Context: one part of a larger RNA
RNA sequence: CUGGGCGUAAAGCGCGUGUAGGCGGCUUGGAAAGUCGGGUGUGAAAUCCCGGGGCUCAACCCCGGAAGUGCACUCGAUACUGCUGAGCUAGAGUCCUGGAGAGGAAGGUGGAAUACUUGGUGUAGAGGUGAAAUUCGUAGAUAUCAAGUAGAACACCGGUGGCGAAGGCGGCCUUCUGGACAGUGACUGGCGCUGAGACGCGAAAGCGUGGGGAGCAAACAGGAUUAGAUACCCUGGUAGUCCACGCCGUAAACGAUGAGUGCUAGAUGUCAGGAGCUUUGACCCUCUUGGUGUCGCAGCUAACGCGAUAAGCACUCCGCCUGGGGAGUACGGCCGCAAGGCUAAAACUC
Numbered sequence: 001c002u003g004g005g006c007g008u009a010a011a012g013c014g015c016g017u018g019u020a021g022g023c024g025g026c027u028u029g030g031a032a033a034g035u036c037g038g039g040u041g042u043g044a045a046a047u048c049c050c051g052g053g054g055c056u057c058a059a060c061c062c063c064g065g066a067a068g069u070g071c072a073c074u075c076g077a078u079a080c081u082g083c084u085g086a087g088c089u090a091g092a093g094u095c096c097u098g099g100a101g102a103g104g105a106a107g108g109u110g111g112a113a114u115a116c117u118u119g120g121u122g123u124a125g126a127g128g129u130g131a132a133a134u135u136c137g138u139a140g141a142u143a144u145c146a147a148g149u150a151g152a153a154c155a156c157c158g159g160u161g162g163c164g165a166a167g168g169c170g171g172c173c174u175u176c177u178g179g180a181c182a183g184u185g186a187c188u189g190g191c192g193c194u195g196a197g198a199c200g201c202g203a204a205a206g207c208g209u210g211g212g213g214a215g216c217a218a219a220c221a222g223g224a225u226u227a228g229a230u231a232c233c234c235u236g237g238u239a240g241u242c243c244a245c246g247c248c249g250u251a252a253a254c255g256a257u258g259a260g261u262g263c264u265a266g267a268u269g270u271c272a273g274g275a276g277c278u279u280u281g282a283c284c285c286u287c288u289u290g291g292u293g294u295c296g297c298a299g300c301u302a303a304c305g306c307g308a309u310a311a312g313c314a315c316u317c318c319g320c321c322u323g324g325g326g327a328g329u330a331c332g333g334c335c336g337c338a339a340g341g342c343u344a345a346a347a348c349u350c
Stems, first nucleotide, its partner, number of pairs: 004321003007304002012318001014201004021194003025088006033081002035077008049065006091191001092188004096183003103177007110154001114150008125136002162169002206247006215241002220236004258317006266295011299306002323350003332343004
């Protein structure tokens, strides 16, 4: 290089925006770069191949021919690819109307619970466990009533539900704001797909500065358990969890399944629209568009299973894999305040 692969065996970048590049709809004209055909020149000799000849044969040598898949020039072809002109509307997009949604950001606000504080009632226990103890309580706890303060999370609705590119998103109200979808026409006229680099987003934990701190709770302390118990259980408890700004850039970042397009039986649930039927609405029924589930034909698969949301049949582009360990390590480089991240071997060994 050819080839084979990537749900679970090694292998899909965590996700997006997008540069270069790669690839790209229908009709028609031009030119003729790729492409195809003809001709000419060249493609040294030797070698290889064919024919003939010379050493007694052969190796070897000599003569002739062929070949030399290539390149250049030239004449032509125009289906396909590329270039260029004109046109088109099925791709893509814009406008209009409409409903759905925990999509994002900021500000405000509500009740339940918890903890603490103050006061009232009230008295000997409370708490906790398998059982206990540490712990709290006659300086009045627990319980109960009233009031206040604080922080965090939003029961029911709630769903096998919805939204988002992913991470993720859940009380209520307001403001700002992104996307998707349906319906009907009008408009633009290939404006498209993918995407090396690059840039942005990116759970939790962690880091910096400043706040905040109710509950929970690594570390830590004590009580139990136990042969021991640096645990599981209990009582406490600090970082942290929360907010603002700035870092970090990882994950079983999972559907362990890259993105896009076309094609390929059905059945059924559900969400958001639309149309029909019905006197209108609701219900029911039928059809339809988009999403999300379950089952399943063909087909695929090593099997499990997948099965129009494909792991089926094809095409385009990117990423990645190549025995186990050593090792996602060392070294170097880049990034980071650090923790560390990204890139990424070899010796050796089985």